[in-house]
RNA sequence: UGUAUUGCCGGUGAUGGAGUCCACCAUAACCGCCCUGUGGGGCCGAUGACUCCUAUCCGACC
Repeated sequence: UGUAUUGCCGGUGAUGGAGUCCACCAUAACCGCCCUGUGGGGCCGAUGACUCCUAUCCGACC
């Protein structure tokens, strides 16, 4: 100096927040789907999973 592995701290998992669990990363993990002439157009969900809150949309009742 480089590579590999491990521990601690940390970060990430298509749009906000919290808890629990899971997975991944260590300069990466991650950055949704469909159509298209790649110019552009359309669709869906606030979760990685579960629960709750907030926002948005639809329906019913008062």

Annotation:
This is a predicted structure of a 62-nucleotide RNA (Fluoride riboswitch aptamer (crcB RNA motif)) from an Acetobacteraceae bacterium. It matches the Rfam family "Fluoride riboswitch aptamer (crcB RNA motif)". A reference for the family is Zhao et al. (2017), "An excited state underlies gene regulation of a transcriptional riboswitch", Nat Chem Biol. Model confidence (mean pLDDT): 79 of 100. Lineage of the source: Bacteria > Pseudomonadota > Alphaproteobacteria > Acetobacterales > Acetobacteraceae.